Two RNAs folded together computationally: RNase P RNA and transfer RNA, 423 nucleotides in total.
[in-house]
């Protein structure tokens, strides 16, 4: 210099004016015995994200039995750790890819059983079409042996070479792969070495088996306040509801439809497994101590507009109970570490 | 905001559970025959690679994952 790998941060900035949302403080008016409530004005602060998204996982919270038993169903899958928990994260092992930095990995079991393997091919888990060898005779047929070669296929009874044989074959041997056993190292997955011809098709994101985990619903959950009024019809105690796929158990006595009645209000609603900094432990995820900060809470839904300067024509995109993750979308800018190639010193 | 279902020619649907020789049915469309002409009828044909992408598998409309679109349900009680 060129090509690349991994990680982190930001993702318009500043100023003025106008406006909107929810708090705070001050002051005024009305209601009220009072606490207080409503409304107007003023002041100073504050007001979307890294994904607020998809709702794919895991929790908090609320209600139903304190979440109970069984069946069914679902999820996950090497090993060790982190965490409130997880299907997440970190480390590590195996496999695959790359010259390398590094990346990817739904990665248990196919010698528990069942199913499937279309077409092609002789034969798809078992075979003999062509072929090779031996024997017989009627010389192109029959009987026997073989599975090395041809052909089909994604896959054909471990691969390859040598010996051996009538021809062949793990039949025997060397190397490689798998499986089993043993030794050593490691916390473990596993790795290395040795022994044994033991050689077993693939598919479990097919059924299934093994291990672990899972009760259901979701803030339109749920609780309370105000106004009020209940009426009619139907169903049912071997019933109905809580209760959800089913059964049991527990608790309760109702349930459905129509008409009527505000298409009301308040809480839940933001201080939380929170964020920032320093130090310590740990390879890391993460954990601990101390100090500091308060950071939207609407309910038809605010978070905006104009001007000036800078900038490059600024991407994806807008909270709705709250967190921890994952996935997806994202113009551009900055920083750190590392690899390879060429050249120069 | 939360929960659920569905995407297959122009339209309406099968096929998915059990992956294969699978893309099919009806209506519609085109051409020809028949008819004086039209309709009806008969014959032949075109048109989709299954919403998009990725994965598992020898093989995917079908199994798994991620996106996109459409539709439905949940506020209302004693």
């Nucleotide at each position: 210099u060129g090509a690349g790998c991994g990680g982190a941060u930001c993702g318009g900035a500043c100023a003025a004016c106008u406006g909107c949302g929810g708090g705070g403080c001050g002051c005024c008016g009305c209601c009220g015995c009072a606490c207080g409530g409503c409304g107007a004005c003023g002041c100073a602060a504050u007001g979307a994200g890294g994904a607020a998204a998809g709702u794919c996982c895991g929790a908090g919270c609320u209600c139903c039995a304190c979440a109970g038993g069984g069946c069914a169903g679902g999820a996950u899958a090497a090993c060790g750790g982190c965490u409130a928990a997880c299907g997440g994260c970190c480390g590590c092992c195996g496999a695959g890819g790359g010259u390398g930095a590094c990346c990817u990995u739904a990665g248990g079991g196919a010698a528990a059983g069942u199913g499937c393997a279309a077409c092609a091919g002789a034969g798809a888990u078992a075979u003999a079409c062509c072929g090779c060898c031996c024997g017989a005779c009627u010389u192109g047929u029959c009987g026997g042996g073989c599975a090395a070669g041809g052909g089909u296929g994604g896959a054909a009874a471990g691969g390859c070479g040598a010996g051996g044989u009538a021809a062949g074959a793990g039949c025997u041997c060397a190397c490689c792969g798998g499986c089993g056993c043993g030794a050593u190292g490691g916390a473990g997955a596993c790795a290395u070495c040795g022994c044994g011809g033991c050689c077993a098709u693939g598919u479990a994101a097919a059924c299934c088996c093994u291990a672990u985990c899972c009760g259901g619903a979701g803030c339109a959950a749920c609780a309370c306040c105000g106004a009020u009024a209940a009426a009619a019809a139907g169903c049912g105690a071997u019933a109905c509801a809580u209760u959800g796929g089913c059964c049991c158990g527990a608790u309760g006595u109702g349930c459905u439809u129509u008409u009527g009645a505000a298409g009301g209000g308040u809480g839940g609603c933001u201080u939380g497994a929170a964020c920032g900094g320093u130090c310590g432990g740990g390879c890391a995820a993460c954990c601990g101590a101390c100090c500091g900060u308060c950071u939207a809470g609407a309910u038809a839904g605010a978070u905006a507009g104009u001007u000036g300067u800078c900038g490059a024509u600024a991407a994806c995109a807008g909270a709705a109970c709250u967190c921890g993750g994952c996935u997806u979308a994202u113009a551009g800018a900055u920083c750190c570490g590392c690899u390879c190639a060429a050249c120069u010193a | 905001c939360g929960g659920g279902a569905u995407g297959u020619g122009g339209c309406g649907c099968a096929g998915c559970u059990u992956g294969g020789u699978c893309a099919g049915c009806g209506c519609g469309c085109g051409u020809g025959c028949c008819u004086u002409g039209g309709g009806a009828g008969c014959a032949c044909g075109a048109g989709g690679c299954c919403g998009g992408g990725g994965g598992u598998u020898c093989a995917a409309a079908u199994c798994c994952c991620c996106c996109c679109a459409u539709c439905c349900c949940g506020a209302c009680c004693a």